[in-house]
RNA sequence: GGAGUCGGCCGGAUGACCGCCGGCCCCCUUUGGGGGCGAGAGGAAAGUCCGGGCACCGCAGGGCAGGGUGCUGGCUAACGGCCAGGGGGGGCAACCCCACGGAAAGUGCCACAGAAAACAAACCGCCUCCGCUUGUUGAGCGGCGGUAAGGGUGAAACGGCGAGGUAAGAGCUCACCGCUGGGGCGGCGACGUCCCAGGCAGGGCAAACCCCACCCGGUGCAAGACCAAAUAGGGAAGCGUUACGAGGGCGGCCCGCCCCAGCUUCCGGGUAGGUCGCUGGAGGCGUCGGGCAACCGGCGCCCUAGAUGAAUGGUCAUCGCCCGGCCGCAAGGCUGGGAACAGAACCCGGCUUACAGGCCGGCUCCGCCC
Numbered sequence: 001g002g003a004g005u006c007g008g009c010c011g012g013a014u015g016a017c018c019g020c021c022g023g024c025c026c027c028c029u030u031u032g033g034g035g036g037c038g039a040g041a042g043g044a045a046a047g048u049c050c051g052g053g054c055a056c057c058g059c060a061g062g063g064c065a066g067g068g069u070g071c072u073g074g075c076u077a078a079c080g081g082c083c084a085g086g087g088g089g090g091g092c093a094a095c096c097c098c099a100c101g102g103a104a105a106g107u108g109c110c111a112c113a114g115a116a117a118a119c120a121a122a123c124c125g126c127c128u129c130c131g132c133u134u135g136u137u138g139a140g141c142g143g144c145g146g147u148a149a150g151g152g153u154g155a156a157a158c159g160g161c162g163a164g165g166u167a168a169g170a171g172c173u174c175a176c177c178g179c180u181g182g183g184g185c186g187g188c189g190a191c192g193u194c195c196c197a198g199g200c201a202g203g204g205c206a207a208a209c210c211c212c213a214c215c216c217g218g219u220g221c222a223a224g225a226c227c228a229a230a231u232a233g234g235g236a237a238g239c240g241u242u243a244c245g246a247g248g249g250c251g252g253c254c255c256g257c258c259c260c261a262g263c264u265u266c267c268g269g270g271u272a273g274g275u276c277g278c279u280g281g282a283g284g285c286g287u288c289g290g291g292c293a294a295c296c297g298g299c300g301c302c303c304u305a306g307a308u309g310a311a312u313g314g315u316c317a318u319c320g321c322c323c324g325g326c327c328g329c330a331a332g333g334c335u336g337g338g339a340a341c342a343g344a345a346c347c348c349g350g351c352u353u354a355c356a357g358g359c360c361g362g363c364u365c366c367g368c369c370c
Base pairs, nucleotide, nucleotide: 001366002365003364004363005362006361007360008359009358010357012319013318014317015316016315017314018313020040023037024036025035026034027033028032042341046352047351049350050349051348052347053346054220055219056218057217066216067215068214069213070212071085072084073083074082075081086100087098088097089096090095101211102210106209107208108205109204110203123151124150125147126146127145129143130142131141132140133139134138159177160176162174163173164172178200179198180197181196182195183194184193185192186191224276225275226274227273234267235266236265237264238263239262245260247259248258249257250256283302284301285300286299287298288297289296290295321338322337323336324335325334326333327332
């Protein structure tokens, strides 16, 4: 210098003006209005895919059904997350990927091709023997058989490879590798390694049914709690109803007339509306300690949106960033344009997905120079 890989971070800044929504204070006569001060989106606020807190409902315990997870150890409130490790696969490497329990409980599936796809199977080929032909070894044709070494098909063909052996072959025999069973050693464990025995038995698929182990009650802040105009039904007390009558109408009162069996008050109920839940929390930052790490603990400092038709915005100026044009040897100057993904709604831990432009660091490989 080039190529790559992993991790962390930023996501324009400042000022002025005009606005929006909460909080506190002050003023005005109240519903309300005005003024001042101060706060006001994100790394994903997103998808709502997991997990937990919280709330209500359900629930003795256990089981069935259903769903999820699936190598080991750890972290955590919990997880399908994270960390560390084991095994397998890819890459020269850094590094990346893997639902990675059971196919010897049972059932099922294995397209096309191929002779045969699971109690294996002779299409070509190879070989002994028999018969015929020919031209003797031989060759050709036919037949009974043997053979999974070779060819061919396939994603996959009943251990691999080499040697011996054989008519040709074959774990038939042997070495090595693999496999199965047993044991020793190391490791908490997944597992690793060594020794012994056995010629080898059991194709693959469980993100097919299934089996095994473990986990899981349901619904979500429109949860839910409180205050409370109105209405229905309910309860209590008082007055009234059989004419002596509560109450209502005849514009306010009395008389009178008419209507009429209920009326009034309270409790309770709960609609509209309002308040709480609501944001100080498994919180953030710094530092020290434990731990390989995830993470945990101590101390100090900080408070950082809470709306409910739903605020967090707009314009201008300067600077910065990116792209282009012109001028210039260059430094640079002038000028035009652009700036993403997306926006809280109970909270938190994760995962996944989107993202203009940019910054920092670790490591690997290659080339060059000293």
The prediction has a mean pLDDT of 77. A computed fold for a 370-nucleotide RNA from a Desulfarculaceae bacterium, annotated as Bacterial RNase P class A. The organism belongs to Desulfarculaceae, within Bacteria.